[in-house]
Context: one part of a larger RNA
RNA sequence: GAACGAACGCUGGCGGCGUGCCUAAUACAUGCAAGUCGCGCGUGAAAUCCCGAGCAAUCGGGAAAGUAAAGCGGCAAACGGGUGAGUAACACGUAAGCAAUCUUCCUUCAAGUCUGGGAUAACCCUGCCAACGCGGGGCUAAUACCUGAUGUAAUACCAGUGUCGCAUGACGGUGGUAUUAAAGAUGACCUCUACUUGUACGUUAUCGCUUGGAGAUGAGCUUGCGGCCCAUUAGCUAGUUGGCGGGGUAAUGGCCCACCAAGGCUGUGAUGGGUAUCCGGCCUGAGAGGGUGUACGGACACAUUGGGACUGAGAUACGGCCCAGACUCCUUCGGGAGGCAGCAGUAGGGAAUUUUGCGCAAUGGACGUAAGUCUGACGCAGCAACGCCGCGUGAGUGAUGAAGGUCUUCGGAUUGUAAAGCUCUGUUGAGUGGGAAGAAAAGCCACGUUUCUAAUACAAACGGGGCCUGACGGUACCGCUCGAGGAAGGACCGGCUAACUACGUGCCAGCAGCCGCGGUAAUACGUAGGGUCCAAGCGUUGUUC
Numbered sequence: 001g002a003a004c005g006a007a008c009g010c011u012g013g014c015g016g017c018g019u020g021c022c023u024a025a026u027a028c029a030u031g032c033a034a035g036u037c038g039c040g041c042g043u044g045a046a047a048u049c050c051c052g053a054g055c056a057a058u059c060g061g062g063a064a065a066g067u068a069a070a071g072c073g074g075c076a077a078a079c080g081g082g083u084g085a086g087u088a089a090c091a092c093g094u095a096a097g098c099a100a101u102c103u104u105c106c107u108u109c110a111a112g113u114c115u116g117g118g119a120u121a122a123c124c125c126u127g128c129c130a131a132c133g134c135g136g137g138g139c140u141a142a143u144a145c146c147u148g149a150u151g152u153a154a155u156a157c158c159a160g161u162g163u164c165g166c167a168u169g170a171c172g173g174u175g176g177u178a179u180u181a182a183a184g185a186u187g188a189c190c191u192c193u194a195c196u197u198g199u200a201c202g203u204u205a206u207c208g209c210u211u212g213g214a215g216a217u218g219a220g221c222u223u224g225c226g227g228c229c230c231a232u233u234a235g236c237u238a239g240u241u242g243g244c245g246g247g248g249u250a251a252u253g254g255c256c257c258a259c260c261a262a263g264g265c266u267g268u269g270a271u272g273g274g275u276a277u278c279c280g281g282c283c284u285g286a287g288a289g290g291g292u293g294u295a296c297g298g299a300c301a302c303a304u305u306g307g308g309a310c311u312g313a314g315a316u317a318c319g320g321c322c323c324a325g326a327c328u329c330c331u332u333c334g335g336g337a338g339g340c341a342g343c344a345g346u347a348g349g350g351a352a353u354u355u356u357g358c359g360c361a362a363u364g365g366a367c368g369u370a371a372g373u374c375u376g377a378c379g380c381a382g383c384a385a386c387g388c389c390g391c392g393u394g395a396g397u398g399a400u401g402a403a404g405g406u407c408u409u410c411g412g413a414u415u416g417u418a419a420a421g422c423u424c425u426g427u428u429g430a431g432u433g434g435g436a437a438g439a440a441a442a443g444c445c446a447c448g449u450u451u452c453u454a455a456u457a458c459a460a461a462c463g464g465g466g467c468c469u470g471a472c473g474g475u476a477c478c479g480c481u482c483g484a485g486g487a488a489g490g491a492c493c494g495g496c497u498a499a500c501u502a503c504g505u506g507c508c509a510g511c512a513g514c515c516g517c518g519g520u521a522a523u524a525c526g527u528a529g530g531g532u533c534c535a536a537g538c539g540u541u542g543u544u545c
Base pairs, nucleotide, nucleotide: 001545002544003543004542006541007540008539009538010537013391014390015389016388017387018386019384020383021349026347027346028345030344031343032342035075036074037073040072041071043069048063049062050061051060052059053058082302083301084300092226093225094224095223096222097221098220101219102218106215107214108213109212110211111210112209113208114148116146117145123138124137125136126135127134128133153180154179155178156177157176158175159174161172162171163170164169184207185206186205187204188203189202193200194199195198228274229273230272235265236264237263240262241261242260243259245257246256247255277299278298279297280296281292282291283290284289304325305324306323307322308321327338328337329336330335355381357380358379359378363377364375365374366373367372394424395423396422397421404415405414406413407412428486429482430481431480432479433478434477443467444466445465447463448462449461450460451459489534490533491532492531493530494515495514496513500529501528502527503526504525510517511516
């Protein structure tokens, strides 16, 4: 000199864009943060209103409504969001390999979607319990579950064969044997089939379902190289190192196991200890280098602590399950409930870090044919000079160089065109009016063309047209009116280092980054005048170069 997720002191007008628990991975009140689908399925209210009966209580019917709601089922919940405790490791970065692998949804290609069955929740009846919840009996459905058939195909085995490779081998034909599938829903129609009316188990379109190939995406595994400190850590290792055979896995492998051998690592630092998520980047520097890893992006790890599996295409499963520990809460004392390192917020710790806000309008995600629903992701707003950038606090004129202050050699000098005065401007501000601007494209509606089809249904694609949707926000911006009015401080002035005098003090009080100042004429302490440097900031402290 530069930088900062900064803090502290004094001061503080505005706007834009960013950033904001670095400490206790401490404990958490409350609310919200993951649902969705009725075009998979069976059920199915009530308030309220209307009608009828009745003296009335009440009863019956209709609408609300096949709505709300719970349940079965599917998909999602493994993403998105948080944190950095652990980890010195193939965790990360980079470059390769898998002839040792898997991949829901998506795209594409090929083939199919036949036939039956038995349950169960919801619901009804009923038992136990403080609660959480747990039973017994009865009814019912499915794209839930389970047989059978077919087998394009896949897999396994057998026979025989082509091409190729860096080894184990890989890929592709041919023939044979065995095993293995499926689910329907919605709209439209009567050309075909069945009943012969217009309706289906028929046809057709869309969405699904099953098997397989290819792709894409995501993941798994292996390897070369690279990046901390300590030798006041020198030896470490028995599943240890390798082999054979098995088990296990999607898959290789001591990953696990039986047997066999005695190996393997190490001064090019093993082992042990300490510290630490890693990177793109960021800061500094002419560079080399040094430091760092906040925000944004990628990877990894974790979710009160430890362990475990289940489901699933996929799980370290934050808002899933089970067990154990600590802690908190409820309890009828028998037993139960919980997990903010999600967004806000609270307590605590600390020098120190924000609102229990608005909205799904946009972008993205989940589900759904869609309309749409959900979304503390996200978009916005609020708080904080925490940072960067921009603007303002007025402009012109004005000498008797006013008054006052300070200094003085008492002549004057300086503050100083500074003020006052005069003439203006209106950034900003205050008031008032306009402003549904932009952010918007999707979506929906009807029309036209094309495709499908038996069809002028339906549906899909395309085209032009119309309609609807804004949290921010009455915000940005624009016009008018008023009016210099409401808007300047901080540090320093001995040298380094730009900027000096007076008074007070008298080795005292004090200053200080270093040198050093102060003991009676202190440009170094304190105050004042003047000056210098920055400026809505200025200094100090901390840290890095």